[in-house]
Context: one part of a larger RNA
RNA sequence: UAGUGGUCGAGGAACUAGGCAAAUUACAUCCGUAACUUAGGAAAAAGGAUGCCCUGCGCGCUUCGGCGUUGCAGGGGGCACAAAAAUGGCUCAAGCGGCUGUUUAUCAAAAACACAGGUCCCUGCUAAACCAGUAAUGGGAGGUAUAGGGGCCGACGCGUGCCCAGUGCCCGUAGGUUAAGGUCGAGGGUGACCAUGUACUUGUACAUGGAGGCUUUUGACUCAAGCCCGGGUGAACGGCAGCAGUAACUAUAACUGUUCUAUGGUAGCGUAAUCCCUUGCCGGGUAAGUUCCGGCCCGCACGAAACGCGUAACGACUUGAGCACUCUCUUAAUCACUAUCUCG
Numbered sequence: 001u002a003g004u005g006g007u008c009g010a011g012g013a014a015c016u017a018g019g020c021a022a023a024u025u026a027c028a029u030c031c032g033u034a035a036c037u038u039a040g041g042a043a044a045a046a047g048g049a050u051g052c053c054c055u056g057c058g059c060g061c062u063u064c065g066g067c068g069u070u071g072c073a074g075g076g077g078g079c080a081c082a083a084a085a086a087u088g089g090c091u092c093a094a095g096c097g098g099c100u101g102u103u104u105a106u107c108a109a110a111a112a113c114a115c116a117g118g119u120c121c122c123u124g125c126u127a128a129a130c131c132a133g134u135a136a137u138g139g140g141a142g143g144u145a146u147a148g149g150g151g152c153c154g155a156c157g158c159g160u161g162c163c164c165a166g167u168g169c170c171c172g173u174a175g176g177u178u179a180a181g182g183u184c185g186a187g188g189g190u191g192a193c194c195a196u197g198u199a200c201u202u203g204u205a206c207a208u209g210g211a212g213g214c215u216u217u218u219g220a221c222u223c224a225a226g227c228c229c230g231g232g233u234g235a236a237c238g239g240c241a242g243c244a245g246u247a248a249c250u251a252u253a254a255c256u257g258u259u260c261u262a263u264g265g266u267a268g269c270g271u272a273a274u275c276c277c278u279u280g281c282c283g284g285g286u287a288a289g290u291u292c293c294g295g296c297c298c299g300c301a302c303g304a305a306a307c308g309c310g311u312a313a314c315g316a317c318u319u320g321a322g323c324a325c326u327c328u329c330u331u332a333a334u335c336a337c338u339a340u341c342u343c344g
Base pairs, nucleotide, nucleotide: 001339002338003337004336005335006334007333009331010330011329014328019325027051028050029049030048031047036041038155052076053075054074055073056072057071058069059068060067061066077081089323090322091321092320093319094318095317096315097314101113102112117153118152119151120150121149122148123147130139131138132137156310157309158308159307161240162239163238166237167236168233169232170231171230172229175228176227177226181222182221183220184219185218186217187216188215189214190213193210194209195208196207197206198205199204200203241259242258243257244256245255268302269299280296281295282294283293284292
């Protein structure tokens, strides 16, 4: 000097990003216990008293010898009586998530995931929908819509507004468009053979035309789903305006006009885990408060199952405040062990 473990006068969070760490608390019996609440809880809330030893009494049992005692009263000793060890600090307020649970084996345990519950969609079963597999086949299920699969939300309470123009999905099928295929044609090529013509060496050559077939180009008609088209649908993907003017102080605008749109954000909440300006403004708490709590609302850019707003209980969650407590800190001291350093 460092590490580990202790003690302490005065103060008691002044430390620090933050009471991190440490300390306090702790057991049993008795007393006592608030808001709030889903009436279960909250609750070991909070906050107190007692505890060792001796004597007497009471009470219960008794084979009357005693035994037990959680009850009452008095007294005694010690530095210390839950005499060691083990063994909750508490309260107030806010956010998020209902809760117990799950998770990044090895930097994240959470407000993330799950959850009971809500709702929507699919599925009617010889062979469900869906999933695995090329298939056979298997799962679903030896189940059958109070069943099974999928999506979203996430206890509970009160609620869940408007828009179907776009995209998706569902329903519809008159008309339009539309493939291969099919039917009926048209044109070209080829063409043994046949017909005609020409030539001559008289059975050959050349030219022209042509049925069927093959091949190729093309037209008309016919022809499904789909798309176009017509409806529906938001706890489907999603969306939910602007500019002016106006009241007898001023200010503001219940009101009016106008433009655009599928419709223009309802209830509730709101400087928020969301607010740029911003340390917004007012109030509370402090001597002093960019955090915190309560209000306000011009919401840069909340908002209703990517749910909105509340909410008892719960949380190794996040934030603010207080009591108690302390070497976290200030000042003043100290001990033990280990290592560093010197000698050996």
Model confidence (mean pLDDT): 86 of 100. A computed fold for a 344-nucleotide part of an RNA from a Patescibacteria group bacterium, annotated as large-subunit ribosomal RNA, domain IV. Rfam family: Bacterial large subunit ribosomal RNA. Lineage of the source: Bacteria > Bacteria candidate phyla.